This is a predicted structure of a 1387-nucleotide RNA (small-subunit ribosomal RNA) from a metagenome.

RNA sequence: AGAGUUUGAUCCUGGCUCAGGAUGAACGCUAGCGGCAGGCAUAAUACAUGCAAGACGAACGGCAAGAAUUGUAGCAAUACGGUUCCUAGAGUGUCGUACGGGUGCGUAACACGUAUGCAACCUACCUUUUACAGGAGUAUAGCUCGGUGAAAACCGAAUUAACCCUCCAUAAUAUCAUUUGAUGGCAUCAUUAGAUGAUUAAAACUGCGGUGGUAAAAGAUGGGCAUGCGUUUGGUUAGUUAGUUGGCAGUGUAACGGACUACCAAGACGAUGAUCAAUAGGGGACCUGAGAGGGUGAUCCCCCACACUGGCACUGAGAUACGGGCCAGACUCCUACGGGAGGCAGCAGUAGGGAAUAUUGGACAAUGGGUGAGAGCCUGAUCCAGCCAUGCCGCGUGCAGGAAGAAGGCGUUAUGCGUUGUAAACUGCUUUUGCCAGGGGAUAAAACGACUCUGCGGAGUUAAUUGAAGGUACCUGGUGAAUAAGCCACGGCUAACUACGUGCCAGCAGCCGCGGUAAUACGUAGGUGGCAAGCGUUGUCCGGAUUUAUUGGGUUUAAAGGGUGCGUAGGCGGCCCUGUAAGUCAGUGCUGAAAUAUCCCGGCUUAACCGGGAGGGUGGCAUUGAUACUGCAGGGCUUGAGUACAGAUGAAGUAGGCGGAAUUGACGGUGUUGCGGUGAAAUGCAUAGAUAUCAUCCAGAACACCGAUUGCGAAGGCAGGUGGCUACGAUUUAUUUGACACUGAGGCACGAAAGCAUGGGGAGCAAACAGGAUUAGAUACCCUGGUAGUCCAUGCCGUAAACGAUGAGGACUCGCUGUUGGCCUUUCAAGGGUCAGCGGCUUAGGGAAACCGUUAAGUCCUCCACCUGGGGAGUACGCCGGCAACGGUGAAACUCAAAGGAAUUGACGGGGGUCCGCACAAGCGGUGGAGCAUGUGGUUUAAUUCGAUGAUACGCGAGGAACCUUACCUGGGCUAAAUCAGAGAGGAAUCACGCAGAAAUGUGUGAGCCAGCAAUGGCCUCUUUGAAGGUGCUGCAUGGCUGUCGUCAGCUCGUGUCGUGAGAUGUUGGGUUAAGUCCCGCAACGAGCGCAACCCCUAUGAUUAGUUGCCAGCACGUAAUGGUGGGGACUCUAGUCAGACUGCCUGUGCAAACAGAGAGGAAGGAGGGGACGACGUCAAGUCAUCAUGGCCCUUACGUCCAGGGCAACACACGUGCUACAAUGGGCGGUACAGAGGGUAGCUACUCAGCGAUGAGAUGCCAAUCCCAAAAAGCCGUUCUCAGUUCGGACUGGAGUCUGCAACUCGACUCUAUGAAGCUGGAAUCGCUAGUAAUCGCGUUUCAGCUAUGACGCGGUGAAUGCGUUCCCGGACCUUGUACACACCGCC
Repeated sequence: AGAGUUUGAUCCUGGCUCAGGAUGAACGCUAGCGGCAGGCAUAAUACAUGCAAGACGAACGGCAAGAAUUGUAGCAAUACGGUUCCUAGAGUGUCGUACGGGUGCGUAACACGUAUGCAACCUACCUUUUACAGGAGUAUAGCUCGGUGAAAACCGAAUUAACCCUCCAUAAUAUCAUUUGAUGGCAUCAUUAGAUGAUUAAAACUGCGGUGGUAAAAGAUGGGCAUGCGUUUGGUUAGUUAGUUGGCAGUGUAACGGACUACCAAGACGAUGAUCAAUAGGGGACCUGAGAGGGUGAUCCCCCACACUGGCACUGAGAUACGGGCCAGACUCCUACGGGAGGCAGCAGUAGGGAAUAUUGGACAAUGGGUGAGAGCCUGAUCCAGCCAUGCCGCGUGCAGGAAGAAGGCGUUAUGCGUUGUAAACUGCUUUUGCCAGGGGAUAAAACGACUCUGCGGAGUUAAUUGAAGGUACCUGGUGAAUAAGCCACGGCUAACUACGUGCCAGCAGCCGCGGUAAUACGUAGGUGGCAAGCGUUGUCCGGAUUUAUUGGGUUUAAAGGGUGCGUAGGCGGCCCUGUAAGUCAGUGCUGAAAUAUCCCGGCUUAACCGGGAGGGUGGCAUUGAUACUGCAGGGCUUGAGUACAGAUGAAGUAGGCGGAAUUGACGGUGUUGCGGUGAAAUGCAUAGAUAUCAUCCAGAACACCGAUUGCGAAGGCAGGUGGCUACGAUUUAUUUGACACUGAGGCACGAAAGCAUGGGGAGCAAACAGGAUUAGAUACCCUGGUAGUCCAUGCCGUAAACGAUGAGGACUCGCUGUUGGCCUUUCAAGGGUCAGCGGCUUAGGGAAACCGUUAAGUCCUCCACCUGGGGAGUACGCCGGCAACGGUGAAACUCAAAGGAAUUGACGGGGGUCCGCACAAGCGGUGGAGCAUGUGGUUUAAUUCGAUGAUACGCGAGGAACCUUACCUGGGCUAAAUCAGAGAGGAAUCACGCAGAAAUGUGUGAGCCAGCAAUGGCCUCUUUGAAGGUGCUGCAUGGCUGUCGUCAGCUCGUGUCGUGAGAUGUUGGGUUAAGUCCCGCAACGAGCGCAACCCCUAUGAUUAGUUGCCAGCACGUAAUGGUGGGGACUCUAGUCAGACUGCCUGUGCAAACAGAGAGGAAGGAGGGGACGACGUCAAGUCAUCAUGGCCCUUACGUCCAGGGCAACACACGUGCUACAAUGGGCGGUACAGAGGGUAGCUACUCAGCGAUGAGAUGCCAAUCCCAAAAAGCCGUUCUCAGUUCGGACUGGAGUCUGCAACUCGACUCUAUGAAGCUGGAAUCGCUAGUAAUCGCGUUUCAGCUAUGACGCGGUGAAUGCGUUCCCGGACCUUGUACACACCGCC
């Protein structure tokens, strides 16, 4: 000293929370010792029992028991007496009991604190001084006797004492009355020197030393009263008061006083908070804090109050009396029911309450108190001990060495390593503490007493006695590491991390937040961190919190400026001079108790603790001085403020009369069929004549143009024109007054609209209401009507986003520019200056920023108002106002961790701008309807394995499920199998035949011995070792790969600059492009990933090469054919080059670039196509291609086999094929491709079969041979519009082929059969040129095939594009946002 938490991120505002300290504490776990402290905070609840205040015989009467002695009776025991000693209990008297001890109920008060006063007072015991003490008297308790009563107690009679009581005498500086003088003060008065008169005292005891008594004056101590200042909260408590306020006279008191009484007056207190209510003992101090403050008032000290509750007095020096009394009440106890007794908030203790607070202990040894002459007695005050980790302080639980880094635990990448950890073991050492034994001082050289000295204070001498704590502290010796460590935490804040378990469960949590299968946050363990005889938790207080801000905050938008003015109290106030000295400042004096706190010194071994000293003490009072400032008093000034004159200005106010346009209505005319209204309509109006149009008339309301970024007003607000009345501001002159000023709590006034009351008025408009539409609904938006109201007068209401969301006034602080009203100047167009207003931009400065910026939100001064997290709530209750509506004032419980401001980046918008895309439009062809194929959903099933699910799943994984595949199901088996590697042993591999079985498998028989010269190698079987295996789960733990946005033009970085920052700039702007492509501009300059290019195919040419390809010319040959020789010309093949670059021209343009049926060129502006996919998004897809973390199964979730299933079928969807026909179908004839594939293969050709195909046979490992027929096309012919010679599903029969095997479940052929379907609803898809459409061909997988799929190839070969308003998607700029999981949002 700060930190966490609002956001995607940022800055700010703002609350919540944490880290610190403290505690009379409590709870949980744990616990070795000692010292010093502390210990009912709750029930001022109720109390059993014991103790806590007595003492004095040297005040008095008197005396039980006991002891000694003695007498009488008696044998004795014993009984009854006397004397002396000793004196208990009770009684009279004196002193004490008013202290000490407890508690905090009450009390908001002179109760307390502080400072004063008493000229208005008292004070026992103590000290000092002075004086005095002479007489007299009769009562009473007790005792005795009698009586009543259960008891407590009471009554009567007789008798008795005193330091009890009474009377007389004496007496003062006492008291009272009268009175003289002096001095002083503070009003009453006080002091002092007197004079006269009156009144009031006493007690004895004695040991002869003394003690005690009375009066007076002083002192000391203790108290009483009064006053200034200070002392909680509430205004949702605003008025209170009748002894009340004062006076006069009395009463009363120690004393003043309405303290009390009578009379008189009508005062007194209060917004500087009376009264009332709530709470509370106050202070020294204690805790916290840098301080100022805030909180507290335990222990200790001072004061106060109280003593079961309330009241009252008595006694006394002192009480309205804790352990006294009386009365009343509640409660408890006793009782013979008639009556009585009691008061722990003393010390212990009990019950109760409570989270919670101790022993019915010891001693008067010390200190102190009472009493006594004293010894002494009493003392739960006190001193000690006991209990409790309640706190503070101290000590200990060992120290050193010791690496095989032991064992064990834990972790791990696991034959290993890491960690626990020098930790342990082990070796050496020490002995605090504990235990045992011994010693053991001080608290007391006591006090008291006795004696001596002394004027006093006091001093000295001296004998003896006395210790509860306690045989304790302490010291010495012995013993032996021996007797002694826990608690909390470990996600961030906040020091400290891993494993397992759990699986939004159990739980944690101070705040943020963890936990939904890999939790450093739960539980446990290991490890680590912190503190330590304690550690955590909970409660409370301060701090952090400048989060109530005096120190030290704010109010445009975060909470917060009153709607505006006038003005009271109050606050504050211009220049000069004089006085004063209240504030202020300085010096001095007194006070501010002790303890505490600070510093120093000292005593316990140290510390805590204790002792001594010093300093400080913000405060209060008094006094002396200073006079700058403020105040007060006086005098002056003019600049603040007001005032006067003047001419201008204005929608300023108020009450009149006036005007035209428009609207509605009335009447009349013309005139006819619709008018009106809307997005479209309808309701409505209209043939009884509307709307339209013309003329006349009535009515009410509002004032077009001018008109503005203008003016006026305090604000609300003010607009046709005109005159009346009223008012303000500015300017000019500098006339006049001379600080008269500013602000302004309460108060008063004004105050839009709506609303209320009464009476008018009512054209238009128009809440409510009605109808028509819209809609899922439509109590709305739209339409047709329409009442209050809007208007006037009068009276209420008193609120608005009453806003500049910005209180009023004053001063100061760069500029530019426009405008309104004055004034001055001028060369008379302009311009310049100045005052007051209204605007825009901006410097400094300010601000969280946006922004403000002489009209401040800058720098300062004065005054007022208001704010203190969000919600609850401007709500409830109360009060005030109002006719009401409602307004003003204005909470709490509860709840959240945020709510909020400004700005940033995105995303979004049925916001804007620009642009693009088969996005729409323009076209062509489809899908959606039918049948079939295929995939999916659903259903079914023993199983119908699994995955993919908007676009971006659904002819997708699968480029090919009859077995296998296969992962699924049923059944039967195995515990390994298959494979790999190492080692060893053996054997060729292998084949054939049996048996059981569905096969796997089990079992049996036989045959068989490889390559190589060799070394050795290959293969198989067996044994052994090592690695098992899993298409089980998690694609939300992952890698890799992939889809999509999107081949969209974007995505970023470095440096610089701007911004507090997130971020911005660059990348925006003006053009251009397919493109962030390029150019220009620019606080940016560059760069990277993307774009483009580089690569491949294709379109042209050249060149090289020339077989298997080609054949122009030459030659040979054939029925014919590049068939042959030969050739490289051509085609072609496949290598290398060329070519295209807006290079040239014209036009436009600054340029980039664009345009042109331009030139040239095979190709022209990217020639066409492909590969190529930025940063990223969708926790997108895939653990079932593969790889892989973790979890799970292990005679099974592994593995082998057979059969079945993946092919099911009411249904729904996607993708396709074939069609519905004549641009066609059938038949016959006849052309022209490209790209592929082929030896487990493609197969010419011949033959057989209608055919699938079969039987032979040939060529080809391919520019050579084959698949291979290309098809649409073209030429003929037939069919003639029909469910057909269209269409071919379905089904019967017969076959072919592949294959171990076509039943579930293959394809193909022939024949027969001949279904739906006649162009397809809403809706929807593809395509911009060699494209769509259409036609066939090939390949892949593959034994075969479900292919109509997928991937390729060529043939034929269009139409349309005005254009970008709209739908969808995208890009850039901009704007709004309360969204950020980002509009499928939020609410």
Its Rfam family is "Bacterial small subunit ribosomal RNA". Its family is annotated with ribosome and structural constituent of ribosome in the Gene Ontology.